[in-house]
RNA sequence: CUCUUAUCAAGAGUGGCAGAGGGAACGGCCCUUCGAUGCCCAGCAACCAUUCGAAGUAAAUAAUUUCGGAACGGUGCCAAAUCCGACGAACUAAACUUUUUAAUCAGUGUUUGUUCGAGAGAUGAGAG
Numbered sequence: 001c002u003c004u005u006a007u008c009a010a011g012a013g014u015g016g017c018a019g020a021g022g023g024a025a026c027g028g029c030c031c032u033u034c035g036a037u038g039c040c041c042a043g044c045a046a047c048c049a050u051u052c053g054a055a056g057u058a059a060a061u062a063a064u065u066u067c068g069g070a071a072c073g074g075u076g077c078c079a080a081a082u083c084c085g086a087c088g089a090a091c092u093a094a095a096c097u098u099u100u101u102a103a104u105c106a107g108u109g110u111u112u113g114u115u116c117g118a119g120a121g122a123u124g125a126g127a128g
């Protein structure tokens, strides 16, 4: 770097160092000298490993699956839903547009909204 798979609405300091940018990219909208980014410590979480308990499969104290607990190890995380949007579908309503009509009704299109999905991204585990 590529592929597979799971997760991404919860959670996490009023600490120390240092000192100007940061939130992936584009558009927005935000954070920031009342101190951003980064590093250290603390913390959160429970993906992997470890370990304890329950249930299932099993001849079995083998092995394995599911669920729950612990948190010493490997990662990860610690503003805002992955901060929001971007592409597609469905639905409802509103505003505007346009066709039709005497006027409504009905239909077209755009924007906004809700839901679902895709895309992009992040992290774990496995593979190349």
Stems, first nucleotide, its partner, number of pairs: 001128008013041001015040003021031003026085003043077002047074002050070008082120001087117005093112004098107002
A computed fold for a 128-nucleotide RNA from an SAR202 cluster bacterium, annotated as SAM riboswitch aptamer (S box leader).
Rfam family: SAM riboswitch aptamer (S box leader). From the family's description: The SAM riboswitch is found upstream of a number of genes which code for proteins involved in methionine or cysteine biosynthesis in Gram-positive bacteria.
The source organism's lineage runs through Bacteria, Bacillati, Chloroflexota, Dehalococcoidia and SAR202 cluster.